Annotation: Predicted 3D model of a 565-nucleotide part of an RNA (large-subunit ribosomal RNA, domain V) from a Candidatus Woesebacteria bacterium. NCBI's taxonomy places the organism under Bacteria, Bacteria candidate phyla, Candidatus Woeseibacteriota. The prediction has a mean pLDDT of 82. RNAcentral holds the full RNA, with entries from ENA.
[in-house]
Context: one part of a larger RNA
């Protein structure tokens, strides 16, 4: 060194199963509800099967019919209105009116007539009862027919309830009891949060544009004057000087570069010939157009001379189609409004529709607006896909962590540096916590333990030295230095850690937080159950508890013992 036999399992990111975690799909299903639309179901009226009643009571309405009745103050006094009215009742006497008064309205007597209140009749409604023929049939009992029967079943009758129930139909409320759906995106994993459209500055890299969960800020209006036009006027600051009067109210004078003030509001930009500030006149905050031009993928935005009509200020020239500018917003369909032309199944009238022309109703804000309408659980889960994305290990990095160094203010009775070191600077490592998502989601098994190590050296022990605030023993604290060593126990899954006894010591770390195709399976991470808190619920919890399947066969590197050439 080749061969070949046993035996181990460290690698072959070893086989197995298109990853059960994570995410993604306008996937699915199961399940929940005060998610959304239905649908059984339940109730409630009405009507149809639905018929009798002079039995009671009630309410409106009409009619008759009596008799009661109508008090503000004045006024004899409880005046209900109109009209007619000088008389009326009585045998007589006498009374009651007239006249008078009062009061808005005058009384007797005579017709009409209002309001209140009583009676009866009728009609129509409600309600309470009753009948009984529709219908219904559980009690109880009777015939029958079948049968062995007094069972059971069918039929029939009595009887019993009855216009009630069933039953259609329509219509309103109820209805996870059952169905179908719906339950946004971005996103340094995803969930939580925070955003989604407009408008200013910076990022933006001297036209223009330009990203990021990049930095700051504002808006979803408001003005009949804050709009036109014409005259006109200048502000902010400082200084001085003036009663109450003070740093600042309000008047004077004066100064400067300028523009720091003002411009309904957010920031730029602009601005004194003003776009700021006062005053007069006013409605152009116009009707029909529009050459030509910028932006936008495109819907769409923007900015215009100029021309016609007819206004408004100005003497004119002129200016004026809103606001010093950029924010202040919503297509399409439906629906409505508004003047006026037009067009609709032979024709005329009316209604309706429909096109034109102006409006008007969307926090359709997830703001190019899927629908007039939609929220959650799933650890019972399922499919498709992703290392386009996450938890492990790895890689990068190196805040954060360990180690070292240089400076030396100070401690250290005195003395920087025996031994320490503040404020700083400068490395080094690649054990932590992080960030990044580069390999791996058609699988790279996850924590401690066993059991078997191999390696660093930033040395716990044991070895040699130096300093010491080293008198000696014992320390401190640097240097060399990796041969060899480096316990037992009690609670905990627990690594770690308290504690106990020991010892020369009970070393840090690094191997996929070495080692599950070596074992374990107590932990964490399905399916069962609980409590506790959350949640209306299904459910849920780096919160607890109790349970809960670790795969006989070795090809090939390696390794161990043989064996033969």
């Nucleotide at each position: 060194c080749u061969u070949c036999u046993a035996c181990a399992u460290g690698g072959a990111c070893a086989a197995a199963a298109a990853g059960a975690c994570c995410c993604c799909g306008u996937g699915g299903a199961g399940c929940u509800u005060u998610a959304c639309u239905g649908c059984a179901g339940g109730u409630a009226a009405a009507u149809a099967u639905u018929g009798u009643u002079u039995u009671c009571a009630u309410a409106u309405u009409u009619u008759u019919u009596g008799a009661u009745u109508g008090u503000c103050u004045a006024g004899a006094a409880u005046a209900g209105g109109u009209g007619g009215g000088a008389g009326c009742c009585g045998c007589a006497a006498g009374g009651c009116a007239a006249c008078c008064u009062u009061g808005u309205a005058a009384u007797a007597c005579c017709a009409c007539u209002c309001g209140u209140u009583g009676a009866a009749a009728a009609a129509u409604g409600u309600g309470a009862g009753a009948c009984u023929u529709a219908c219904u049939u559980a009690a109880u009992c009777c015939c029958g027919a079948u049968g062995a029967a007094u069972a059971c079943u069918c039929g029939g009758g009595a009887g019993a309830g009855g216009a009630a129930u069933g039953u259609g139909u329509u219509u309103g409320c109820u209805g996870g009891g059952c169905a179908g759906u719906u339950u946004u995106a971005c996103u340094g994993g995803g969930g939580c949060g925070g955003u989604a459209c407009c408008c200013u500055g910076c990022u933006a890299a001297a036209u223009u544009g330009u990203a990021a969960c990049g930095c700051a800020g504002g808006g979803a209006c408001a003005c009949a004057a804050a709009g036109g036009u014409u005259g006109g006027c200048u502000u902010u600051c400082c200084g001085c000087c003036g009663a109450u009067g003070g740093a600042a109210a309000u008047g004077g004078c004066g100064g400067u570069u300028u523009a720091a003030a003002g411009c309904g509001c957010a920031a730029a930009g602009g601005u004194u010939u003003a776009a700021g500030c006062c005053a007069g006149c006013u409605u152009g905050a116009c009707u029909g157009c529009a050459a030509g031009a910028c932006c936008g993928a495109c819907g769409g935005g923007u900015c215009g001379a100029g021309c016609a009509g007819g206004u408004a200020c100005g003497a004119a020239a002129g200016u004026a189609g809103g606001u010093c500018u950029u924010a202040g917003u919503g297509a399409u369909c439906c629906u409505c409004c508004g003047a006026u032309g037009c067009a609709c199944a032979a024709u005329g009238g009316g209604u309706g529709u429909g096109c034109a022309c102006g409006g008007a109703g969307c926090u359709u804000a997830a703001u190019g607006g899927a629908u007039a309408a939609a929220a959650g659980c799933u650890a019972c889960c399922c499919c498709g896909g992703g290392g386009a994305u996450a938890a492990c290990a790895g890689a990068g990095u190196a805040g954060u962590c360990g180690c070292g160094c240089c400076c030396g203010a100070g401690c250290g009775u005195c003395c920087a540096u025996a031994g320490c070191g503040a404020c700083g600077g400068c490395g080094c490592g690649g054990u932590u916590c992080g960030c990044u998502a580069c390999c791996u989601c058609g699988a790279u098994g996850u924590c401690g333990g066993c059991u078997c190590a191999u390696c660093a050296c930033a040395u716990c022990c044991u070895g040699g030295c130096g300093c010491u605030g080293a008198a000696g023993a014992a320390g401190g604290u640097g240097c060399c230095a990796a041969g060899g060593g480096u316990c037992g126990g009690u609670c905990u899954g627990u690594u770690c850690g308290c504690c106990c006894g020991u010892u020369a010591a009970a070393g840090u770390g690094a191997u996929a937080c070495g080692c599950g195709a070596g074992c374990u399976g107590g932990g964490u991470u399905c399916a069962g159950a609980a409590c506790g808190u959350c949640g209306u619920g299904a459910g849920a919890c780096a919160g607890u508890u109790c349970g809960g399947a670790c795969u006989c066969u070795a090809u090939c590197c390696u390794g161990u013992a043989g064996a033969a050439g």